[in-house]
Context: one part of a larger RNA
Molecule: large-subunit ribosomal RNA, domain IV
Organism: uncultured Candidatus Berkelbacteria bacterium
RNA sequence: GCCUUCUUAAGGAACUCGGCAAAUUAGCCCCGUAACCUAGGGAAAAGGGGUGCCUCUGAUGGUGAAAGAUUUACUCUGUAAGCUUUCGGAGGUCGCAGUGAAAGGGCUCAAGCGACUGUUUAACAAAAACACAGGUCUCUGCAAAGCCGCAAGGCGACGUAUAGGGGCUGACUCCUGCCCGGUGCUGGAACGUUAAGGGGAGGGCUCAGGGGUAACCCGAAGGCUUAAACCGAAGCGCCAGUAAACGGCGGCCGUAACUAUAACGGUCCUAAGGUAGCGAAAUUCCUUGUCGGGUAAGUUCCGACCCGCACGAAUGGAGUAACGACUUGAGCACUGUCUCGAGAAGGGGCCCG
Repeated sequence: GCCUUCUUAAGGAACUCGGCAAAUUAGCCCCGUAACCUAGGGAAAAGGGGUGCCUCUGAUGGUGAAAGAUUUACUCUGUAAGCUUUCGGAGGUCGCAGUGAAAGGGCUCAAGCGACUGUUUAACAAAAACACAGGUCUCUGCAAAGCCGCAAGGCGACGUAUAGGGGCUGACUCCUGCCCGGUGCUGGAACGUUAAGGGGAGGGCUCAGGGGUAACCCGAAGGCUUAAACCGAAGCGCCAGUAAACGGCGGCCGUAACUAUAACGGUCCUAAGGUAGCGAAAUUCCUUGUCGGGUAAGUUCCGACCCGCACGAAUGGAGUAACGACUUGAGCACUGUCUCGAGAAGGGGCCCG
């Protein structure tokens, strides 16, 4: 010097990414307890006081002889003493210290996210991720839809739309705007397009035969082959509906009696041009935006502003009591985290033997 454990003057977070670690707190009884709130909570809020032992004493429950009662019974009532249970009161007494050891909440304020209890990356992630009750859309009439299986068969379900499957959202409160042009889904059936199949005009090969001196030409029936018109479903085109379906939700110019700004006007484009609410945000590049708060000093934090690079309404918007080994900021208490070290015990290492 290392590991484990413990103590430490004065200071008390100056440490550090960050109070990480450690310390503080701690049981029980009594008093007392705010904002806020979904009236349940918050709450052990916070913050105080008490706590051992001895003596005396009050009350209280149990047991309980005698005694009494009668329905004479393994009956009932019932109290003295003693012992004992529980709750007190007074006095005394010892120590630094009385839940004397062990076990055994530190607390508060503010913000973000997620409502909550739960679940998860067995062995680097426990979370704001997943789930969740609740909401909504959609499919499914039962031999259900959906799923497993080649099938038989099975699950769904010995259920039946207050049921079952799938998608999205995610308690609760207030809400959830505009766009159906594209994609999807649903409905429609007139017209266009359209497969197999039907249909078979026409053509080709073959050939009896006929013509021809011959080469060769024509060529019935049949066979083989090719094949037009026409008929022909869904689908697609087409016409509608539908966004808690996938998704989308503008630009330029001008204008008010200081200036600035623009309620207002013009124009172009679009399917429609972002409503409410929120906003430098888990989203803000410029940016440590600007102002206010907190600090002696604050790129973080809180409250505002709005110029939203690039929030926005169930890929939900905004709030929200309670909850959280979540994340962020501040404070009280407390401390060897630190100023800045020191000491002790045990262990290993190292040295000697």